[in-house]
RNA sequence: GGGCCAGUAGUUUAGUGGUAGAACACCGCUUUUGCACAGCGGAGAUCGCGGGUUCGAUUCCCGCCUGGUCCACCA
Numbered sequence: 001g002g003g004c005c006a007g008u009a010g011u012u013u014a015g016u017g018g019u020a021g022a023a024c025a026c027c028g029c030u031u032u033u034g035c036a037c038a039g040c041g042g043a044g045a046u047c048g049c050g051g052g053u054u055c056g057a058u059u060c061c062c063g064c065c066u067g068g069u070c071c072a073c074c075a
Base pairs, nucleotide, nucleotide: 001071002070003069004068005067006066007065010024011023012022013021018055026042027041028040029039030038048064049063050062051061052060
């Protein structure tokens, strides 16, 4: 330098054009003498950044950034 893959909540992730769902973690309530477990409820994500297409973009297109991987080049 080139190819490919990935980037969504604190963490791990689902979501192939119609205003993003779950698990763990966190907070509250119930339960317990108390803690844990369990049950119920709650808060938490401008979807890596910038443009474009579209009535509408996490999703499609272009550029860039970060990480991974393979190849090439130099020494």
This is a predicted structure of a 75-nucleotide RNA (transfer RNA) from a Candidatus Parcubacteria bacterium. The coordinates come from a structure-prediction model, not an experiment, and the mean pLDDT is 83. It matches the Rfam family "tRNA". Rfam classes the family as a transfer RNA.